[in-house]
C1' cells in the first nucleotide's frame, strides 16, 4: 500500500432512527460491638467534525485510535 472490523459512565457489555440502561468500581446511608456481606440512595458515558433527517449512539463522508486479513 489495499480489504475489513471496532470505538457508548474508572471498567465489562446493552440500546427499532424518538427520554441512553445494566452489572461492576467510586460516594453517602441502613444494618453490625466493629468490620465484612446484603439492601436504599447517589455521581459518572456515545473518540473529533461535516452532512441526510422534524429527530443521530443508530445512517453517510471524512479525520484520528485500537485490531484482523491480506501483497
Nucleotide at each position: 500500500g489495499g480489504g475489513g472490523g471496532c470505538g457508548u459512565a474508572g471498567u465489562u457489555c446493552a440500546a427499532c432512527g424518538g427520554c441512553a440502561g445494566a452489572a461492576u468500581a467510586g460516594a453517602g446511608g441502613u444494618c453490625u460491638c466493629c468490620a465484612a456481606a446484603a439492601c436504599c440512595u447517589u455521581u459518572g458515558a456515545u473518540g473529533g467534525g461535516a452532512g441526510u433527517u422534524c429527530g443521530a449512539u443508530u445512517c453517510u463522508c471524512u479525520c484520528c485510535g485500537c485490531c484482523c486479513c491480506u501483497g
This is a predicted structure of a 71-nucleotide RNA (transfer RNA) from Candidatus Roizmanbacteria bacterium RIFCSPLOWO2_01_FULL_40_13. It matches the Rfam family "tRNA". The family's RNA type in Rfam is transfer RNA. The prediction has a mean pLDDT of 85. Lineage of the source: Bacteria > Bacteria candidate phyla > Candidatus Roizmaniibacteriota.